[in-house]
Context: one part of a larger RNA
Molecule: large-subunit ribosomal RNA, domain IV
Organism: Bacteroidaceae bacterium
């Protein structure tokens, strides 16, 4: 010097990103216990008191000796000693200390998130992430949908829409606004477009045959190549519906008898222009916004305001008792975290042999 412990004057978080770590609390009984609340809780809330030993009193239990009776019995009745014991009271007594050692909640206030118990990145993350009961959309009538598999077949399920699959949301309470123009999905079938295939007709080659002195020309049927009016489904175009489907939810200008602001008006655009609620927020750039609270002093925190760069309603909105090895701010208690370090114990390092 390092590790693991113990103790510490005065102060008591001044330490630090942060009370990290440590200290403190801790048992039983008695008293007492707030806001809030889903009336169950919150709650061991919080906050107090008592606790050893001895004697006396004493509750409940057991029930000896002895006595009485007769029906003489392992009988009945009386009797109350001794012993065990709940609880209380009174008195006494010892120590610094009586739950005398060990083991055994720190607590409170406010806010965010997630309702809760649960689950998770074996080896940096235990959370606000996942799940969840509940809500809701869609698919599925049974040889179900869906899934695995070239298939047989199997799962679903020896189930049958109060069932099964799948997506989103995530207890509960109050709610969940507007837009179907785009994309998707569902429905429709009049019209347009449209494949394979079919096909009237045409063209070309070949060629029976014919013409020509010849070169060559014409050329039936068949065959071959090619073209092709027309017929021809779904789909797409088209017409409707649908948002707890993917998604989206404006701009400019003017206006009131101080000023300011604009209930009001005008205009452009849109499918429709963000409703309720919340809001400098796990979201706010400017920003340490402004005001209030808390502090002597507060970029954090709480309550408001609303100018929402860039909240917003099941990628749910806003609340919410209980819960949390969750996050944030404050307080009480407590302490070597610190002012500021000291001493001690054990084990190392180190030195000597």
């Nucleotide at each position: 010097c390092c590790c693991u412990c113990g103790u510490u004057a005065a102060g008591g978080a001044a330490c630090u990103c942060g009370g990290c770590a440590a200290a403190a609390u801790g048992u039983a009984c008695c008293c007492g216990u707030a806001a809030c609340u889903u009336c169950g809780g919150g709650a061991u809330a919080a906050g107090g008191g008592u606790a050893g030993c001895c004697a006396u009193c004493g509750u409940g239990g057991u029930g000896a000796a002895g006595g009485a009776a007769c029906u003489u019995g392992c009988u009945u009745c009386c009797g109350g000693a001794g012993c065990c014991u709940a609880g209380u009271a009174u008195g006494g007594u010892c120590g610094c200390a009586g739950a005398g050692a060990a083991g055994a909640g720190g607590c409170c206030c406010a806010a965010g998130c997630g309702a809760c118990u649960g689950u998770u990145u074996a080896c940096c993350a235990u959370a606000a992430a996942c799940a969840c009961a509940g809500g809701u959309g869609c698919c599925u009538g049974c040889u179900a949908a869906a899934g695995a598999g070239a298939a047989a077949u199997c799962u679903g399920a020896c189930g049958u829409a109060u069932a099964g699959g799948u997506g989103c949301u995530g207890a509960c309470a109050c709610c969940u606004g507007c837009c179907c123009a785009g994309u998707g999905c569902c429905g429709g079938a009049a019209g347009g477009u449209u494949a394979a295939g079919g096909a009237a007709g045409g063209a070309u080659g070949u060629c029976c045959g014919g013409a020509g002195c010849a070169a060559u020309c014409c050329a039936a049927a068949g065959c071959a190549u090619u073209u092709g009016a027309c017929c021809g489904a779904a789909g797409c175009c088209c017409c409707g519906g649908u948002g707890a489907a993917c998604g989206g939810c404006g701009g400019c200008c003017g206006u009131a008898a101080c000023u300011a602001u604009a209930a009001c008006g005008g205009u452009c655009c849109u499918a429709a222009g963000g409703u309720a609620g919340c809001g400098a927020a796990a979201u706010u750039c400017c920003u340490u916004g402004u005001c209030g609270g808390g502090u002597a002093a507060g970029u954090u925190c709480c309550g408001a305001c609303c100018c929402g760069c860039a909240c917003g309603a099941a990628a749910g909105g806003u609340g919410u008792a209980a819960c949390g090895a969750u996050u944030u701010g404050g307080g009480c208690a407590c302490u070597g975290u610190c002012u500021c370090a000291a001493c001690g114990a054990g084990g190392g390092a180190c030195c000597c042999g």